Context: one part of a larger RNA
RNA sequence: UGACGGGGGCCCGCACAAGCGGUGGAGCAUGUGGUUUAAUUCGAUGCAACGCGAAGAACCUUACCAGCCCUUGACAUCCUGGGAACUUUCUAGAGAUAGAUCGGUGCCUUCGGGAAUCCAGUGACAGGUGCUGCAUGGCUGUCGUCAGCUCGUGUCGUGAGAUGUUGGGUUAAGUCCCGCAACGAGCGCAACCCUUGCCUGUAGUUGCCAGCGGAUAAUGCCGGGGACUCUACAGGGACUGCCGGUGAUAAACCGGAGGAAGGUGAGGACGACGUCAAGUCAUCAUGGCCCUUACGCUCAGGGCGACACACGUGCUACAAUGGUCGGUACAGUGGGCUGCAAUCCCGCGAGGGUGAGCCAAUCCCAAAAAGCCGGCCUAAGUUCGGAUCGGAGUCUGCAACUCGACUCCGUGAAGCCGGAAUCGCUAGUAAUCGCGGAUCAGCCAUGCCGCGGUGAAUACGUUCCCGGGCUUUGUACA
Numbered sequence: 001u002g003a004c005g006g007g008g009g010c011c012c013g014c015a016c017a018a019g020c021g022g023u024g025g026a027g028c029a030u031g032u033g034g035u036u037u038a039a040u041u042c043g044a045u046g047c048a049a050c051g052c053g054a055a056g057a058a059c060c061u062u063a064c065c066a067g068c069c070c071u072u073g074a075c076a077u078c079c080u081g082g083g084a085a086c087u088u089u090c091u092a093g094a095g096a097u098a099g100a101u102c103g104g105u106g107c108c109u110u111c112g113g114g115a116a117u118c119c120a121g122u123g124a125c126a127g128g129u130g131c132u133g134c135a136u137g138g139c140u141g142u143c144g145u146c147a148g149c150u151c152g153u154g155u156c157g158u159g160a161g162a163u164g165u166u167g168g169g170u171u172a173a174g175u176c177c178c179g180c181a182a183c184g185a186g187c188g189c190a191a192c193c194c195u196u197g198c199c200u201g202u203a204g205u206u207g208c209c210a211g212c213g214g215a216u217a218a219u220g221c222c223g224g225g226g227a228c229u230c231u232a233c234a235g236g237g238a239c240u241g242c243c244g245g246u247g248a249u250a251a252a253c254c255g256g257a258g259g260a261a262g263g264u265g266a267g268g269a270c271g272a273c274g275u276c277a278a279g280u281c282a283u284c285a286u287g288g289c290c291c292u293u294a295c296g297c298u299c300a301g302g303g304c305g306a307c308a309c310a311c312g313u314g315c316u317a318c319a320a321u322g323g324u325c326g327g328u329a330c331a332g333u334g335g336g337c338u339g340c341a342a343u344c345c346c347g348c349g350a351g352g353g354u355g356a357g358c359c360a361a362u363c364c365c366a367a368a369a370a371g372c373c374g375g376c377c378u379a380a381g382u383u384c385g386g387a388u389c390g391g392a393g394u395c396u397g398c399a400a401c402u403c404g405a406c407u408c409c410g411u412g413a414a415g416c417c418g419g420a421a422u423c424g425c426u427a428g429u430a431a432u433c434g435c436g437g438a439u440c441a442g443c444c445a446u447g448c449c450g451c452g453g454u455g456a457a458u459a460c461g462u463u464c465c466c467g468g469g470c471u472u473u474g475u476a477c478a
Base pairs, nucleotide, nucleotide: 001478002477003475004474005473007472008471009470010469011468012467013466015462016461019425020424021423022422023421026316027315028314029313030312031311032310033309034307035306042053043052064302065301067299070296073125077124078123079121080120081119082118083117086103089100090099091098092097107114108113127291128290130289131288132287136285137284138280139279140278141276143274148187149186150185151184152183153182154163155162156161167178168177169176193268194267195266196265198236199235200234201233202232203231204230208225212223213222214221239262242256243255244254245253246252305444318418322377323376324375325374326373327372328371334365335364336363339358340357344353345352346351384415389410390409391408392407393406394405395404431454432453433452434451435450436449437448
C1' cells in the first nucleotide's frame, strides 16, 4: 500500500422488511447430470453452465457410429498429354460409383496456339469441427451503471509511498459547494444520440359528413375539402427558470405556482482502470504439435430423439373471480413474389378447388383475446383437468418406421393449491389477455425477440440476511 475481520462509523441496492404472484408436489415440454449404447458428436459447470452455442437435428444440417467406396483428392495455384463445353438413353448397385451409348462441334487467333471447361498423369501441395482458450488475436460474460481508476508538476517522507482523491455539507454520481500543500488534467458520471409524453409550422391518393353536394340496402363509395385523427420532417418546450421556507449569505433540500410534463419526466443505446490464467482453437483468424491410401473425402442407413433415476427452466392445471354455448365491441408491432391470398363452392374439421387484389399507409395475413350481454353447469375427480392409448384423416416434403405438425371420433390418467427450501416484481410495473416476427419445405415454439389490451397491492423502517461504496481500526496474510 492492499486484502481480510462472526471490528467500529456513515451510506446505497427488490438486500431485508411491507405486499402481490410464483418455483419446490402433478402431467407434459425442454436443457443438463447419470446410466445405457455400435454411436447416443462437441462445447458451456457456483453466482456469471443447465428453453445456453442451436433465430428450426426426418434426409441435408452432422462434426458421431457400423458399413460400401476414393486417393493430387469435395475445394485452391502451377506443369504435361488428350478431348470443346454440354447433353440423351440403357445396364449393375442401397447409393456413391462403374460400364455402354445418342446428339454436339462452339469463341479468340499473328494458324504456333490461347480462354472457359472436362478426363488422365506427375509432384509441389490440398484437406483435418484433430490437440493446446494455460502460446494467442478478435469477440463475450462478470463484479457493475457500481462511482470509482489514474496522471503531470509541486510539497512531505531515507524509502515503499503519501498528498491531490482526506475533512464539513450535498447528490443518483469523485454531482456540486466550502475548506485544505496543493494546483491542474485525463479515463469514467452527467450531457450531446434514439424512442416516448405536449404544442406549432410545412405536407396531404391514410383519415374526415367536421361543413357542402351526389349516390346506395349499407360503407369516404364519389365530387370535394385541408378542420380534426394520423403519418414524417423542421422547430418550440423544463432551466430548480419563478415564489416561500430551511441552510454557512454556498451547494443543495422541502413546499408551492404555472404547466402536457417537473427537479436526471419515462425507457433505451452507452460499461472507466482492472478482476476471474472466466468463456470461446467448433463462427472466424492464428503460433506450436499431430494425421497424410487417413484423424482427409464420398455415399446410403442409423445416431444426436435411448431411460431405473436426479436437478434446472418452462407450459397446462387442480376450477364457480370458473367451465361451456350463443350474441356483440375495441389494439399495436410486424410480415408478404416461384410470397400474402380475399370471394365463392366442397368437407364436421385439419384442409381441398377457384383465384379477385396486392412489390403494398392502397390488397392480404386478420379472427385480437381477456371484456360486455344472455342461457346452461351446482360442488362432483365433475360439463374441472387434459396426459395416455385405439381408430380414421389432412398437409409439407424424394421420403414422416425409428423421428413431423395439425384435424376428427373414441379413451379419459395424475392432479383438490404443493415439505424443507427458494425466485421475480416499486407503476402503466407485477399479475393477466391475446397478436406479430426471425429461423423455416414442414416442425416437435410451451422457447426467444417484440407488440399492444385490462391493470393492482405495498414500502413503518435499515436491527437482521446478501452484495457494494467511503472512512477508521486490528493483523503472526501478500